[in-house]
RNA sequence: UCGCGAUAAAGGCAAACCACGAGCGAUCGUGGGACGCAAAGUAAAGGAUCUUAACAAGGAAGUUAAGAUUGUUAAAGAUGGCCUUACUGCCGAA
Numbered sequence: 001u002c003g004c005g006a007u008a009a010a011g012g013c014a015a016a017c018c019a020c021g022a023g024c025g026a027u028c029g030u031g032g033g034a035c036g037c038a039a040a041g042u043a044a045a046g047g048a049u050c051u052u053a054a055c056a057a058g059g060a061a062g063u064u065a066a067g068a069u070u071g072u073u074a075a076a077g078a079u080g081g082c083c084u085u086a087c088u089g090c091c092g093a094a
Base pairs, nucleotide, nucleotide: 004092005091012037013036017032018031019030020029021028022027035081041087042086043085045084046083047082048079049078050077051076052074053073054072055071056070057069
């Protein structure tokens, strides 16, 4: 230096849940709280999932107006604690 990651040390982050607030919603912010995390640091670049809206299709039952669900689109969004990718970073046992 690269790899690797310990029942090590120091420091860090903070799921569920609760309160208050924002949003149609997914979800987010602040505080409390810790299930976990060695990148749970940064970047929505590729994928995935989810939300909203529009359009199309649409079984059974039903009967003329609704719909589970599926697909497509959006210079509309959400999730980085879902997977990749890029960049950066603390410590040092085997």
Predicted 3D model of a 94-nucleotide RNA (c-di-GMP-I riboswitch aptamer) from Candidatus Brocadia sp.
Its mean pLDDT, the model's own confidence on a scale to 100, is 76.
It was read from a public genome assembly, where an Rfam model found it.
NCBI's taxonomy places the organism under Bacteria, Pseudomonadati, Candidatus Brocadiia, Candidatus Brocadiales, Candidatus Brocadia.
Its Rfam family is "c-di-GMP-I riboswitch aptamer". From the family's description: GEMM was predicted in a large-scale screen for bacterial structured RNA regulatory elements.